[in-house]
Annotation:
Model confidence (mean pLDDT): 78 of 100. This is a predicted structure of a 99-nucleotide RNA (THF (Tetrahydrofolate) riboswitch aptamer). It matches the Rfam family "THF (Tetrahydrofolate) riboswitch aptamer". The family has 101 seed sequences and 747 matches in Rfam 15.1. It was read from a public genome assembly, where an Rfam model found it. The model forms 82% of the base pairs in the Rfam consensus.

RNA sequence: UGAAGAGUAAAAAUACGUUCGUUAAGUGUUGACUGAACGGGGAGUUGUCAGUCAAACGAAAAGCUUCGGCUUGCGGUUCGUAUUUUGCAUCCCGCUUCA
Numbered sequence: 001u002g003a004a005g006a007g008u009a010a011a012a013a014u015a016c017g018u019u020c021g022u023u024a025a026g027u028g029u030u031g032a033c034u035g036a037a038c039g040g041g042g043a044g045u046u047g048u049c050a051g052u053c054a055a056a057c058g059a060a061a062a063g064c065u066u067c068g069g070c071u072u073g074c075g076g077u078u079c080g081u082a083u084u085u086u087g088c089a090u091c092c093c094g095c096u097u098c099a
Stems, first nucleotide, its partner, number of pairs: 001099005010086008020075003029055008040093004061072004
């Protein structure tokens, strides 16, 4: 100098356990504002995530009861664990192997 390659945060699906709601919160959608993170280093978006406010949409209950609740369900419900898959937006440098 050339060629090839590796690694993160995190995300999704499934299984198990678990929380909340079923007197409708949550989830999902849209808009505004604020903030954060983004392989080892630097930069970093019109992308991602979180918070607040607003708007529209919107649901599955049943049985038992000593009336305290309990059980079985339901909800794009919460969290945790396991497995699998995906994975720096992008740019520069670095790292490993070979020549």